[in-house]
Context: one part of a larger RNA
């Protein structure tokens, strides 16, 4: 270590609740805001974080009501203190207050700050604070003013407005308006007029009272429902998109204007003595009445059987009054009566009164028992009782009767509301008939053209509607429309306008329900939740509940420094102890049994030795009190030595253990759902008929409700016909039909539209959000140590006719040269789960420039920006980010959850922008119909052109013959000829190839017919459902390949696939063989039988020696059997051994040399038994050793050659034999023949069982008999659980659910029972209903392992001692050490926001410990006239009244009015405190304003001088008109008739002549008006003060080099003060150690700049004495004014001061010297001076000046008051800032001492400051 058990811990699962959610209905209600809405910020309690009220009158006031015993909300106690029968707390109604910010509204602004004005109060001597009010900007109404231009207009000034502005959940109009996406691409279409977005209204909106619909009949406003209808249409006639009218409800309601035409008023024209008028008539009178036009106002009027004015008729009551004047009429006006109507339209305000209803509330029946069990009664028993009330919640548990409640009745001082109904009130008053000459009936309109948009209508035959550009009518004998357009017919009255109901929502109210959720679920949110946190924003966005009936929350006691824990106590229980019901699993542990130290892997099964063994349960033995208990044995249980046998799940896939996906484990969570609609199947109702839909009724069941579908008739494109019709000439033929029940529910399969089974893109679109990074540009600030070089220019020299030109100096330029701060990032190593999401060392390149930085602002997404790299745009860029359309789209890719019973494919064909994807078809299954039609064999008839063969065609090819033809040769004047070992046709002969040859030609195969066999999950038809369309590999026949491939492609078949078992060692596809299920029966298949290991060491014969068996070829090779053929041999073979192998000759040639043997030739002859002019070796060459060949020995076989069986060599790989599975096998345990027997499988049998189908027997249950039951995709069937509902029947404190442990049932899901643990609920049976069942999705949420006690602990140095403390490497003190030191030290912005001090704590956080902290808790701190910011200015920019543009939103931009990074402005030194300090205190200045006082002045009076309106009078003017003149290609009337022209002969119309009238341009005096000139002379000006006007100043770049300062520093023998040696000297020129002092005042130095005075003038928007312009005078001066460091002086007889005394700390006293030389700045003088070229904000303050105010005032000097609001702590190169951290990065400026150095390099110090949190 591994199993198992019991007992614990972690953790939060399950059960169980429930205060929160979801959903639906009903009802009511429905807009809030300049009387400040919504919404927030800061405040408010006696002590108060948070929430809730509330608002400085702040958990509250005042007043009516209700209520009636307590009370001062919640979390939440406690403690103080009050208040209540004289009525608190609490509720309602009405009032009052209601900081500040928000439309925000005096102004400005970074929301809840900040600064004004006015009037009025407080305060003060005043100034200066302070209260209250009021002060925004259009728009209306009004008065009043007034421009270009006369009048008027624009504009402007008052005044007066409960006027608008923003805010709302969804709903509604309207302006605008995407894409994804569908079409399998895409463009038209679709998506979709949707989403967005942006105006507007309202409690609803919008739409309406027909220029409407129909169709020969008719309806009568508009809205909304149901139908019509997926209809008629529109459509790349693709996808898809769609009505309208009839019908049926639902509500109901009409109304008003303009026009004619009358009146009155004004206004213009025309009109001249009468007239057209004055209501009519008659008389008399009046009279610029009349007439025309036109604005205005009263009346009048409102239609489509056309109406209405105008005329004309009939009807209606009184009374009063009117008109030029009388009499008669009629008329009209007012009153009243009377009739009608009235406040949503139609005219328009309230008010009261009745009823109702809301906003508090009130009464409200009935039970008891010590029955009994428990901690508790509300169970359980007993006996009652109420019910118009037995909904529901609470009480210690199931409570009609115990509470609150419910049924039901009741109720309001006060607001509000509604609807009727009365009463005040208002208003109104004329209806009708008829003619039809006459008027009128909506004009830039309608129609018309061209272009769009919306309609069901995409341009289409394309009406009506609607806009936009252009043209442009009629008035009722008109105009519109009826889907082009005409014509008839019929229906309307367009071009003005109002308008409830019915309809659509639900933010917030009030009830109520739920086959909704119960804390990974229901809202994101049951709890501090839009919260923590996350980000610049926009925007995103969690987790988290339960103690108990009641806190009765553990008094005391013991451990411990705490936490914790034990004990004692409460409680029914404490393993309910505030980490608290219940307490699963993972996961970690404790003790006990058991295993395991030579032994290997899917972790199980199977069989088991041994141990242990509580229980049980069996047998035996003992003992018994006869219940029983003890022992032993076995079994069950637990481990389990040691065998057999075995490659996890899942998804993919031809095919996975696979080394191919996917999961660490564990719990929950987690996917074919719903809506309508279509079509099967089941099943009910009714049936040649079924059935309703809105809607109505009702409390519901339910009736009602027949519009409407759907069926009863079809055929034809249609007309139509019709049991037939259509084609047709047809009566023919054919083609659909003519037969077959539907229809309406409900379950169910299945499809279509919807997200549609679940997740899962990159992406498009829109409308906002982002330049705190980064790019570019404005605006304004600052920054660059030190050294080097040494350009023009200038001087002097030299030169030259003058130049040029040269040298010497001076000078001090340069995208100049080294090189630090700074900036950049070349190189190199580390780093690389980093110290860091770009560092870090070392070194690099730039460092006066195209440098680099701060702060503030701009530019925005198809867009910026970009010395361009697709760089950059908040760690994201070939199109940022955030939300939304969005559950885009995914022909892809994962994942799909319980169980059995049945059958079961594909992986092919066609087509396809198709190929890993889809239709058809093929093969499955299920229903239903036919019923042998299927299949096999036999027989018999039949086609047909493979395989073989063949060469007769087609080609293609060998050889031989025999030969045209052609080539070489010889020949040749030319023909001609010879010859050829050259090609070579055709023919003959032999020999042959062929998929696209075939004179032939089988076998299989395939059609038909007949007979057998079979009776099946076999065949064919219709019908629902589907999968499948990647295949593999094996054999045969074929193409491709290279007659390779585990290759690719076809056919025919098997297997796998989707198939187990057996073999093949293991091994989908090969071989046996097809697994319902159980058996310790047989018998067999392949394929085995020596051991592993079941079976033969089995028979007989052979053959193999290589372990061949137990890999392999070309090729080789005297292995060996077996067979042929054929040399040699007893005349002696063969092999060996002995012995010859010789001579011409060294053969010729060649060669230096070739002698057998380098090469070339030729290879004779001779002895012989044989012997080559020479096989080999070998020599320089010769020699020398061989060999062929012979003889001898020796004695029998010896050689070759083919054919064949088994061998043998060719034969090299990686971790270790590893090519028999291993041991191992040789007359085999190899191989060949032959035979006999065994063994083997899930095959077959035997037995028992379950179950499908078929048949039979039964009514059914059920039972025979066949035949069957492998299974992926994939059909079909039949059941298990879970939640919930409703019935019904039970269970449950004597213990429900839940969880853990045994038993037990059942074919499976799975269920009972029991023990324990828990402490309130749960179950059966029968229907219904679904968020219904998980191991996987790199799923999602929590939990918890592993790696692991591993890596790690983030730059640098620490040690001793003492202290505190339970406890000290790290904390505090002391001593050494040791780091920083242009800093790692010291002030500031910025930024963060108490981190700052004191005082105490020790869980967490701190990379380790902690007694310590930047950590926790209480407490305490920040003091300003002068700092820095406002009350002062302005740059970029930004907002912007008016304005201009632009659907909209909204852009620009005037005057304004904000914006520092700049400009203006007045304090310094010193001391205190645990924590401020230029802010306190001390001394000592300054600014400003107020006020008083003093004094120097100027005016106010008066004189003088200047200016000077109206008015007068005069000139001029090309100013204006009037009367008159004038008379246009003008108008109008009359007349005439020569001329044309029509003609119905009558006249007409045209032209021309005459006359008349009217009449524009133009002309034109006075008055007026403009421009001058005199006159006159109201008045004004000449202190001060002073613009918002004028001017000056403020004001400004860049480099450089000199100089005169000072800070700072350094010495000092000079001063002061202390010391005198623990070691030998040191009273000495000896040591140490000090040797300061502001602001302000006062002088006015080194430098630097400037000319003064005087008078005029046309410019400086008006005015100037100012500034400018010109002129005159004076003057070149150490002038005179300005400006200016420093120095001295005063401030200071003070302050510090080294050092002495003192005091543990709470303390402080006293106090010397302060004086020189040297050096010496990047700082000051200096916004100066010089040089350059790129030529370098702006307004304020501040002077001067006029306008203008003006009676007292200016300055001086003093003396005394007054000064507001914010900030101020603390860090600040950093542990508080940006970087997720106490992070090795970043981060702007000021000050930065010594030695040595050029230096701010570099080194080492000082003052300081650390030693870095293992």
């Nucleotide at each position: 270590a591994g199993c198992c058990a019991a007992c614990g811990g972690u953790g939060g699962a399950u059960g169980c609740c429930u205060u929160g959610g979801c959903g639906c209905c009903u009802g009511a209600u429905g807009c809030c805001g300049a009387u400040g809405a919504a919404g927030g910020a800061c405040g408010u309690g006696g002590g108060u974080g948070a929430c809730u009220g509330c608002g400085a009158a702040a958990a509250g006031u005042c007043a009516c009501g209700g209520g009636g015993a307590g009370c001062u909300g919640u979390c939440u106690a406690c403690c103080a203190a009050g208040c209540u029968g004289u009525g608190a707390u609490c509720c309602g109604u009405g009032a009052a207050u209601g900081u500040c910010c928000g439309a925000a509204u005096g102004g400005g602004g970074a929301a809840a700050c900040c600064c004004c004005g006015c009037a009025c109060c407080c305060g003060u001597a005043a100034u200066g604070g302070g209260g209250u009010g009021u002060g925004a900007c259009u728009c209306c109404g009004g008065u009043c003013u007034g421009a270009a231009c006369a009048c008027a207009u624009a504009g402007g000034a008052c005044c007066g407005g409960u006027a608008g502005a923003g805010g709302g959940a969804a709903c509604c109009g309207g302006g605008g308006g995407a894409a994804u996406u569908g079409a399998a691409a895409c463009a038209u279409c679709u998506g979709a007029g949707u989403a967005c977005c942006c105006c507007g209204a309202g409690g609803a909106a919008g739409a309406g009272a027909a220029a409407g619909c129909a169709a020969u009949u008719g309806c009568g406003a508009c809205u909304c429902c149901c139908u019509g209808a997926g209809u008629a249409g529109c459509g790349g006639c693709g996808a898809g998109c769609g009505a309208a009218a009839c019908g049926g409800g639902a509500a109901u309601a009409g109304c008003c204007c303009a026009a004619a035409c009358c009146g009155a008023a004004c206004u213009g024209g025309u009109g001249g003595u009468a007239a057209a008028g004055c209501c009519u008539g008659g008389u008399g009178g009046c009279g610029u009445u009349g007439c025309c036009a036109g604005u205005u106002c009263g009346g009048g009027g409102u239609a489509g059987u056309g109406g209405g004015a105008c005329c004309u008729g009939a009807c209606a009551c009184g009374a009063a009054g009117g008109g030029c004047a009388c009499c008669a009429g009629a008329c009209c006006u007012u009153c009243g009566a009377c009739a009608g109507a009235g406040u949503u339209a139609c005219a328009a305000a309230u008010c009261c009164g009745a009823u109702g209803u809301g906003u508090a509330g009130u009464g409200g029946a009935a039970g008891c028992g010590u029955u009994u069990u428990g901690g508790a009664a509300c169970g359980u028993c007993g006996c009652g009782c109420c019910a118009c009330a037995g909904u529901g919640g609470g009480u210690a548990a199931g409570a009609g009767c115990c509470c609150c409640g419910u049924a039901c009745a009741c109720g309001a001082a006060a607001c509000a509301c509604a609807c009727u109904c009365g009463g005040a009130c208002u208003c109104u008053g004329g209806u009708u008939g008829g003619u039809g000459u006459u008027c009128c009936c909506a004009a830039g309109u309608a129609g018309c053209g061209c272009c769009g948009g919306a309609u069901c209508c995409g341009u289409g035959a394309a009406a009506g509607u609607c806009g936009g550009c252009g043209u442009g009518a009629a008035u009722c004998u008109g105009c519109g429309a009826g889907g082009a357009c005409c014509a008839c017919c019929u229906c309307g009255u367009a071009a003005g306008g109002c308008u409830a109901c019915g309809u659509a929502c639900a933010a917030g109210c009030a009830g109520g329900c739920g086959a909704c959720c119960g804390a990974u679920a229901g809202c994101g949110a049951a709890c501090u939740a839009g919260u923590a946190c996350c980000g610049u924003g926009a925007g995103g966005g969690a987790a988290a509940g339960g103690u108990g009936a009641a806190a009765a929350g553990u008094a005391c006691c013991c451990c411990g420094g705490g936490a914790g824990g034990g004990g004692a106590g409460u409680g029914a229980a404490a393993u309910a102890g505030u980490a608290c019901c219940u307490g699963a699993a993972a996961c970690c542990g404790u003790u006990g049994g058991u295993u395991u130290a030579c032994a290997a892997a899917c972790a199980g099964u199977c069989a088991g030795a041994g141990c242990g063994u509580c229980g049980u349960c069996a047998u035996u033995u003992c003992c018994u009190u006869c219940g029983g208990g003890a022992a032993a044995u076995g079994g069950c249980c637990g481990c389990g030595a040691u065998g057999g046998c075995g490659u996890g799940c899942c998804u993919u896939u031809u095919g996975a253990a696979g080394a191919a996906u996917g999961a660490g484990c564990c719990a929950g969570c987690g996917a074919g759902u719903u809506a309508c609609c279509g079509u099967g199947u089941g099943u009910g109702g009714c049936a040649a008929g079924g059935u309703u839909a809105a809607c109505c009724a009702g409390a519901g069941a339910u009736g009602g409700g027949g519009a409407g579908c759907c069926g009863g008739a079809g055929c034809g494109a249609a007309a139509g016909c019709g049991a037939g019709u259509c084609u047709g000439a047809a009566u023919a033929g054919g083609g659909c039909g003519u037969u077959c029940a539907g229809u309406c529910g409900c379950a169910u399969g299945c499809g279509g539209u919807a997200g549609a089974c679940c997740c899962g893109a990159a992406g498009c679109c829109g409308a906002g959000u982002g330049a705190u990074c980064u790019u570019g540009c404005c605006a304004u600030g600052g920054g660059c140590a030190g050294g080097c070089u040494g350009a023009a220019g200038c001087g002097g020299g030299g030169g030259u006719a003058a130049g040029a030109c040269c040298c010497c100096g001076u000078g001090a330029a340069g995208g100049g040269c080294c090189g630090a701060a700074c900036c950049c990032a070349c190189c190199a190593u580390g780093g690389u789960u980093g110290a860091a999401a770009a560092c870090a060392u070392g070194g690099g390149g730039g460092a006066u420039g195209a440098c680099c930085u701060g702060u503030g602002g701009u530019a925005a997404g198809g867009g910026g920006u970009g010395a361009a790299a697709g760089g950059c745009c908040a760690a994201u860029c070939a199109a940022a980010c955030u939300c939304g359309g969005u559950g885009a789209u995914a022909g892809c890719u994962g994942g799909u959850u319980c169980u059995c019973c049945c059958c079961g494919a594909a992986a092919u064909g066609c087509a396809u922008u198709u190929a890993g994807g889809u239709g058809c078809a093929g093969c499955g299954u299920c229903g239903g119909g036919c019923g042998u039609u299927c299949a096999g064999c036999a027989a018999u008839g039949g086609a047909g052109g493979u395989a073989g063969a063949g060469c007769a065609c087609u080609g293609g090819a060998u050889g031989g013959g025999u030969a045209c033809g052609g080539g070489g040769g010889c020949c040749u004047a030319c023909a001609a000829g010879c010859u050829u070992a050259c090609c070579a046709a055709c023919c003959c002969c032999a020999g042959c190839c062929a998929a696209a040859c075939u004179c032939c030609g089988a076998a299989u195969g395939c059609c038909a017919u007949u007979g057998c066999u079979c009776c099946a999950g076999a065949g064919c038809c219709c019908g629902g459902c589907a999968g499948u369309g990647a295949g593999a590999c094996c054999a045969c026949g074929g193409g491709g390949g290279a007659u390779g491939a585990g290759c690719u492609u076809c056919g025919u078949g098997g297997u796998c696939g989707a198939a187990a078992g057996g073999g093949a060692a293991a091994c989908a596809g090969c071989c046996c063989a097809g697994a319902c299920c159980g058996c310790c029966a047989g018998c067999u298949a392949a394929g085995g039988c020596c051991c592993c290991a079941a079976a033969u060491u089995c028979u007989a014969g052979g053959c193999u020696a290589a372990g061949u068996g137990g890999a392999a070829a070309a090729c080789g090779a005297u292995g060996u059997g077996g067979g042929a053929u054929u040399g040699c041999c007893a005349a002696g073979a063969c092999a060996g051994c002995c012995a010859g192998g010789a001579g011409g000759u060294u053969g010729g040639c060649u060669u230096a040399g070739a002698a057998g043997c380098a090469g070339c030739c030729a290879c004779c002859c001779u002895u012989g038994a044989a012997a080559g002019a020479g096989u080999g070796c070998g020599u320089a060459a010769u020699a020398g050793c061989u060999c062929a060949c012979u003889g001898g020995u020796c004695g029998a076989g010896u050689g070759a050659u083919c054919c064949u069986g088994c061998g043998c060599g060719g034969a090299c790989a990686a971790u270790g034999u590893a090519a028999c599975g291993g041991g191992g096998c040789u007359c085999a345990a190899g191989c060949c023949u032959a035979g006999a027997g065994c063994c083997g499988a899930a095959g077959c049998u035997g037995c028992g069982g379950a179950u499908g189908c078929a048949u039979c027997c039964g009514a059914a249950a059920g039972g025979g008999u066949g035949c069957g039951u492998g299974g992926u995709a994939g059909g079909g069937g039949a059941g298990c659980g879970u939640c919930g509902a409703u019935c019904u029947c039970g269970c449950a404190g004597u213990g429900a659910a839940g969880c853990g442990g045994g038993g037990g049932u059942g074919g499976a899901a799975a269920c009972c029972g029991u023990c324990g643990u828990g402490g309130a609920g749960c179950g059966u049976g029968g229907u219904c209903g679904a968020g219904u069942g998980c191991g996987a999705a790199u799923g999602c949420u929590g939990g918890u392992a592993u790696g692991a006690g591993u890596a790690g602990c983030g730059a640098g140095a620490g040690a001793g001692g003492g202290g505190u403390g339970a406890g000290a490497a790290a904390c505090c003190c002391c001593u050494c050490c040791g780091c920083c030191g242009u800093a790692a030290g010291c002030c500031c912005a910025a930024g963060g926001g108490u981190u700052c001090c004191u005082g105490g704590g020790g869980a967490a956080g701190g990379c380790u410990a902690a007694u310590c902290c930047c950590c926790c808790c209480a407490g305490g701190g920040u003091g300003a006239g002068u700092c820095g910011g406002g009350a002062g200015c302005u740059a970029a920019g930004g907002c912007g009244a008016g304005g201009c543009c632009g659907a909209g939103a909204g852009g620009c931009g005037u005057a304004g009015u904000c914006g520092a990074u700049g400009c203006a402005c007045a304090a310094c030194u010193g001391g205190u405190u645990g924590a401020u300090a230029u802010u306190c205190c001390a001394g000592u200045a300054c600014c400003a304003c107020c006020a008083u006082g003093u004094c120097c002045g100027c005016g106010u009076c008066c004189a003088u001088g200047c200016c000077g309106g109206a008015c007068c009078c005069u000139g001029g003017u090309u100013g204006c008109u009037a009367a008159g003149g004038g008379g246009c290609u003008g108008c109008g009337a009359g007349c005439u008739c020569c001329c044309u022209c029509c003609u119905u002969c009558g006249g007409g119309a045209g032209a021309g002549g005459c006359u008349c009238g009217c009449g524009a341009a133009c002309u034109g005096a006075c008055c007026c008006a403009c421009c001058g000139a005199g006159g006159c002379g109201a008045g004004g000006c000449a202190a001060g003060c002073a613009a918002u006007g004028a001017g000056g100043g403020g004001a400004c770049g860049c480099a450089g080099g000199a100089g005169g300062g000072u800070a700072g520093g350094u010495c000092a023998a000079c001063c002061c003060a202390g010391g005198c040696g623990u070691u030998g000297g040191u009273u000495g020129u000896c040591c140490u150690g000090g040797g300061g002092u502001a602001a302000g005042c006062g002088u006015g130095u080194a430098g630097g700049g400037a000319g003064g005075c005087c008078a005029c003038c046309a410019g400086g928007u008006a005015a100037a004495u100012c500034c400018g312009g010109g002129g005159g005078c004076c003057a070149u001066a150490c002038a005179u004014c300005c400006u200016g460091a420093g120095a001295c002086g005063c401030g200071a007889u003070g302050c510090c001061g080294a050092g002495c005394c003192g005091a543990u700390u709470c303390a402080g006293g006293c106090g010397a010297a302060g004086u020189g030389a040297c050096u010496g700045a990047u700082c000051c003088c200096a916004u100066g001076c010089u040089g350059c070229c790129u030529a370098g904000a702006a307004a304020a303050g501040c002077c001067u000046c006029u306008a203008g105010c003006g009676a007292g005032u200016u300055g001086a000097c003093a003396u005394g008051g007054u000064g507001c609001c914010c900030g101020u702590a603390c860090c600040c190169c950093a542990a508080a800032c940006c970087g997720a951290c106490a992070c090795a990065g970043g981060u702007g400026g000021g000050c930065g001492g010594g030695u040595a150095g050029a230096g701010a390099a570099u080194a080492c110090c000082a003052a300081g400051g650390c030693g870095a949190u293992c």
Predicted 3D model of a 1814-nucleotide part of an RNA (large-subunit ribosomal RNA, half A) from an Acidobacteriota bacterium. The RNAcentral record of the full RNA draws on ENA. The coordinates come from a structure-prediction model, not an experiment, and the mean pLDDT is 82.